[in-house]
Context: one part of a larger RNA
RNA sequence: UUGGGCGUAAAGCGUGCGCAGACGGUUUCUUAAGUCCGUGGUUAAAUCCCGAAGCUUAACUUCUGGACUGCCAUGGAAACUGGGAAACUAGAGGGUGGAAGAGGCUAGCGGAAUUGCCGGUGUAACGGUAAAAUGUGUUAAUAUCGGCAAGAACACCAGAGGCGAAAGCGGCUAGCUGGUACACACCUGACGUUGUUGCACGAAAGCGUGGGUAGCGAAUGAGAUUAGAUACCUCAGUAGUCCACGCCGUAAACGAUGGAUACUAGUCAUUGGCAGUAUCGACCCUGUCAGUGGCGGUUAAAAUAGCUAACGCAUUAAGUAUCCCGCCUGGGAAGUACGGCCGCAAGGCUAAAACUC
Repeated sequence: UUGGGCGUAAAGCGUGCGCAGACGGUUUCUUAAGUCCGUGGUUAAAUCCCGAAGCUUAACUUCUGGACUGCCAUGGAAACUGGGAAACUAGAGGGUGGAAGAGGCUAGCGGAAUUGCCGGUGUAACGGUAAAAUGUGUUAAUAUCGGCAAGAACACCAGAGGCGAAAGCGGCUAGCUGGUACACACCUGACGUUGUUGCACGAAAGCGUGGGUAGCGAAUGAGAUUAGAUACCUCAGUAGUCCACGCCGUAAACGAUGGAUACUAGUCAUUGGCAGUAUCGACCCUGUCAGUGGCGGUUAAAAUAGCUAACGCAUUAAGUAUCCCGCCUGGGAAGUACGGCCGCAAGGCUAAAACUC
C1' cells in the first nucleotide's frame, strides 16, 4: 500500500470562507470520450495450461493447440457516466411580510458595592485565624453619618433559556451592522456539496509602545505551621488583570463525536414563528415548521428497532446509506533532534532516527 478504523482503546484540523480537484436534481434530443458486442492486426522465444511424442519411467526435451496481458485499426449498440443543445422546479439563492435574540462595533448614561481623601459623632481597640502573630490604631483607627474622587464589574430578572462558525456574548439608551427561524410560493433556474494549498477569525497567559490602576493578585517581603515548609493559612504587595494600537496562534479550543443530504417508533418539557379552535380580545387548548433538553431506580407512564468490546448512542445517532475532506497503524525515545517556514522574544507549525521493551 491493500484492508480495517477515528465518543472513552492510536486516530476529527480550534472554527469558518473558499481557488483547484472530487462528487452532484428532473425531462427530451443529440454525440459516442468512458462502457459493452463483433472483426482484423500485433502482443519475439522461453515460461504457464490441455493433448501427443522421445530418452526403460520421471524430472527433462520436442511438437500441435490454448491461455495470459495490453495496444492499434475497423464495424456496431446507446441503458448508465461524460460532452453539446433545449426545457423544468422538489435542491440552492432572491423577493415580500411580520418575529425573536447577552450576535458584532462605537458613543453616552446609571445605581449598588469597594478603596482613598475631607468633615461631623465617638473612644480604645480593630483586624485576622483552627489558634495566633506579623499588620492597623491616642498624629484618634475600627464603628457610624454627610460629602468628594477613582477604577473595575454589572445583584435581582436568570431559566435544562437565547444568540453566534468557533473563540465567545449579560446594567440602560442611541447610532451603525452581520446572521437566523417562520409564513406566502412572486422571481432566477442546479447557480449545489465538500474542500489539499491559501485566506480570515481565534479563551487565558505572554510580548512591544503609550495610558490607566479601585479591588484582586504570579514574583517578592513578613508572620505562622512544620523535623524542614522555597507550600497550603495570615498581613502586605510588583508585573498583570483595564484601555488604545500592534504581535503571539496555543487550550481537557470537549459533545474528547468533521461537513452535507436522505431515510428510520415514540413521549415529556421548553424557546421562536405560523395556522386552527375559542374569546369582546389575550391566555389556555390542538396541529405544524425550526431550535434546545430529559426519558433515572422501586410503584404508574415512558428507550422500541438498530448499533456498540462494553459503557452507552438512539430523528441533535455512535442507526441505515451516499459524497467530499482530515487523521490513525505497538509502548518509550518524542510532539523531541535536525532542516525549513513564521515570531521582537517566549515559542509555534512541519517532523524523524539510532537505541530500547
Predicted 3D model of a 357-nucleotide part of an RNA (small-subunit ribosomal RNA, central domain) from an uncultured soil bacterium. Model confidence (mean pLDDT): 83 of 100. It matches the Rfam family "Bacterial small subunit ribosomal RNA".